The part of an RNA shown here (small-subunit ribosomal RNA, 3' major domain) has 462 nucleotides and comes from an uncultured organism. It matches the Rfam family "Bacterial small subunit ribosomal RNA". Gene Ontology terms of the family: structural constituent of ribosome and ribosome. The full RNA is in RNAcentral, with records from ENA, Greengenes and SILVA.
[in-house]
Context: one part of a larger RNA
RNA sequence: UGACGGGGGCCCGCACAAGCAGCGGAGCGUGUGGUUUAAUUCGAGGCUACGCGAAGAACCUUACCUGGGCUUGACAUCAUAGUAGUAGGGAAGCGAAAGCGGACCGACCUUCGGGAGCUAUGACAGGUGCUGCAUGGCUGUCGUCAGCUCGUGCCGUGAGGUGUUCGGUUAAGUCCGAAAACGAGCGCAACCCCUGGCGUUAGUUACAAGUGUCUAACGCGACUGCCCGGGGAAACUGGGAGGAAGGUGGGGAUGACGUCAAGUCAGCAUGGCCUUUAUGUCCAGGGCGACACACACGCUACAAUGGCCGGCACAAUAGGCAGCCAACCCGCGAGGGGGAGCGAAUCCGCCAAAGCCGGUCACAGUUCGGAUUGCAGGCUGCAACUCGCCUGCAUGAAGUCGGAGUUGCUAGUAAACGCGGAUCAGCCACGCCGCGUUGAAUACGUUCCCGGGCCUUGUACA
Numbered sequence: 001u002g003a004c005g006g007g008g009g010c011c012c013g014c015a016c017a018a019g020c021a022g023c024g025g026a027g028c029g030u031g032u033g034g035u036u037u038a039a040u041u042c043g044a045g046g047c048u049a050c051g052c053g054a055a056g057a058a059c060c061u062u063a064c065c066u067g068g069g070c071u072u073g074a075c076a077u078c079a080u081a082g083u084a085g086u087a088g089g090g091a092a093g094c095g096a097a098a099g100c101g102g103a104c105c106g107a108c109c110u111u112c113g114g115g116a117g118c119u120a121u122g123a124c125a126g127g128u129g130c131u132g133c134a135u136g137g138c139u140g141u142c143g144u145c146a147g148c149u150c151g152u153g154c155c156g157u158g159a160g161g162u163g164u165u166c167g168g169u170u171a172a173g174u175c176c177g178a179a180a181a182c183g184a185g186c187g188c189a190a191c192c193c194c195u196g197g198c199g200u201u202a203g204u205u206a207c208a209a210g211u212g213u214c215u216a217a218c219g220c221g222a223c224u225g226c227c228c229g230g231g232g233a234a235a236c237u238g239g240g241a242g243g244a245a246g247g248u249g250g251g252g253a254u255g256a257c258g259u260c261a262a263g264u265c266a267g268c269a270u271g272g273c274c275u276u277u278a279u280g281u282c283c284a285g286g287g288c289g290a291c292a293c294a295c296a297c298g299c300u301a302c303a304a305u306g307g308c309c310g311g312c313a314c315a316a317u318a319g320g321c322a323g324c325c326a327a328c329c330c331g332c333g334a335g336g337g338g339g340a341g342c343g344a345a346u347c348c349g350c351c352a353a354a355g356c357c358g359g360u361c362a363c364a365g366u367u368c369g370g371a372u373u374g375c376a377g378g379c380u381g382c383a384a385c386u387c388g389c390c391u392g393c394a395u396g397a398a399g400u401c402g403g404a405g406u407u408g409c410u411a412g413u414a415a416a417c418g419c420g421g422a423u424c425a426g427c428c429a430c431g432c433c434g435c436g437u438u439g440a441a442u443a444c445g446u447u448c449c450c451g452g453g454c455c456u457u458g459u460a461c462a
Stems, first nucleotide, its partner, number of pairs: 001462002003459003007456007015446002019409005026300008034291002042053002064286007073124001077123007088105002093100002108115002126275002129273003135269002137264003140260001142258001147186006153162003165178004192252004197220007207210001223246001226240005289428001302402001306361007319348002323342002328337003368399001373394007415438007
């Protein structure tokens, strides 16, 4: 000087408390451990791995296994030699395909030397093989925490200190004051984007037909500016007025010096090592989907503020040409036919659902719950056996609110409800990323648990 303390002081954070909804029990989905397997490819491992890399594993993907092939190679560059019915196409035959095979057809440029191509050989290619303890880059985390430093000066033999401490104050090393310090940098804040009010301009394809709900471009608006109290004539703070909005309005983007030899050699790049008729490469099939178990995260429930039936209502985001798909017809339905419109504020998916009104069920393993299984169908796709999704009929399991324990959330939040999108032929999405609709409860307080900041104290630790 730091680190640490079941030392002290001060102060924060859904950290506790107060409250609401859950998880832990059930069934199912997904991930992981374990076990199994020819293989169940690999990585991620307290917080910070476990719906994570996967924003799409039937083939492909695919890195794994079994089997069948190829060897200058699926891909790049170069050298030497060779090649004329050459390059290219390619029938029969073998085969699961890859591949082997080769009847036959048959080119291009040319200054006629040759070029391109092909074959052989040699250099080399290739490797998702190893090392994230050799690395770049990127990322997680402490932590959006308020810190981390420098120049000069001053103090100290020196390590170093001071500044950055102290008194106030703040979300903040934010600001004010004091002070051997005076300044400065990276952080904080502001500048950027979205949203809430207003204005101007422009209005198509929006809407009520001339308006500005709306659309989208620019601008205004909030600054403790005004008033009262407190405070040191300070910073600031309590209250009030006006205002659509106050005291950083709400949200986002933005992550200091550093820490964890944190993560990633399988996104990419890259040193070294290893491999080279194989650890490369092509193909078929299988596996990544196994199942006595265990854990993590979700979905659906256990019902009556509910289930079912009928009727009525109101969104926003985002997407569409190998696409979105209207009217109409067929089908109980998934869907099929059909073909209009739309490269889209024009057309389409697009009827949102919870909700409201009426009816029914009467506490029952039920008109709750939907797992599981049988049958019959639909769709995508070369192909749904391993291993897809959906529909109809039948079947109706566990489950009556969950032990110890544990998670999220402070407001348009939690909870509830549906809708859209990426990936994508299809989809195992109940995931993820967004969107709107309905819309709470509670916070006395900081003793305690967890994490953190500043000062101070002890130390046999560095």